[in-house]
Molecule: Bacterial large signal recognition particle RNA
Organism: Phycisphaerae bacterium
RNA sequence: CCGUGCUAGGCGGGGCGUUAGCGGUGCCCUGUACCUGCAACCCGCUCCAGCAGGGCUGAAUUCCUCCCCGAGGCUUUGGUCGGUCGAUAGGGAGCGGUCCACCGGGCGUUGAAGGUCGGACCCCAUGCGAUGGGUCGCCGGUGAACCGGGUCAGGGCCGGAAGGCAGCAGCCCUAAGCCGGAAGGCCCAGGCGCCGUGGGCUCGUCGGACCGGAGCCACGGAGACCGCCACCCGCGGUUGACCUUAUUCGACGGGAGGUGCACGG
Numbered sequence: 001c002c003g004u005g006c007u008a009g010g011c012g013g014g015g016c017g018u019u020a021g022c023g024g025u026g027c028c029c030u031g032u033a034c035c036u037g038c039a040a041c042c043c044g045c046u047c048c049a050g051c052a053g054g055g056c057u058g059a060a061u062u063c064c065u066c067c068c069c070g071a072g073g074c075u076u077u078g079g080u081c082g083g084u085c086g087a088u089a090g091g092g093a094g095c096g097g098u099c100c101a102c103c104g105g106g107c108g109u110u111g112a113a114g115g116u117c118g119g120a121c122c123c124c125a126u127g128c129g130a131u132g133g134g135u136c137g138c139c140g141g142u143g144a145a146c147c148g149g150g151u152c153a154g155g156g157c158c159g160g161a162a163g164g165c166a167g168c169a170g171c172c173c174u175a176a177g178c179c180g181g182a183a184g185g186c187c188c189a190g191g192c193g194c195c196g197u198g199g200g201c202u203c204g205u206c207g208g209a210c211c212g213g214a215g216c217c218a219c220g221g222a223g224a225c226c227g228c229c230a231c232c233c234g235c236g237g238u239u240g241a242c243c244u245u246a247u248u249c250g251a252c253g254g255g256a257g258g259u260g261c262a263c264g265g
Stems, first nucleotide, its partner, number of pairs: 001265006009057003012030005020046005034054005063258006072249002075246001078243009088230001090233003094228006102221003105217003114211004119206003122200006128193002131189006138181005148173004156165003
């Protein structure tokens, strides 16, 4: 060095989570890598490995060590953007109020503001009218088993008779009462009145007359102040995405080195 048979080892690894710690089940990364059973109110272990059973490979492309690279993850620095909740009225927007009278507008010498006088609106009383209610009288209707009237069939009573008397039903009429009606007289009422009279109030508003002699209004804009409002900015909490700083672990990949026993040639 070659061949044969073995053995150690290998047949995935890593991050997060969990845990006193570790491995596994879980989630994720890497990327292809034996099979079966078990495991979250977990399973196993106390040291380099899940436990139990089976299989393949095997000293090198495959195993071991170191270095580089670095997917991805934990932690961290700063930032950008977004979601959501909230507070505050600081800036802006919006809304309301008060003020001002700078600009525009309107009114005003065909007379502004202001003043005086007398009215109206307002209040009280009252008259009149209207409306409503009641009552009186009037009109119509109805209205009495007997105890109202008239007429009283039939029947009854008296009488020798002529005749007389009382009288139910029916019909007619009427009293009280009841119902209705239009105009009227009287009484009462009040969210009635372009109505009259007397009085009050004169604060305000309106219009009138006179005095007066140049301002007035606040409609729009500007401005000042006050209040409301969370729509925008800003503030605080919370949450998410992305970028970034640092630390740490680190798959895949690359490089360097290392690795046993027996027999035969």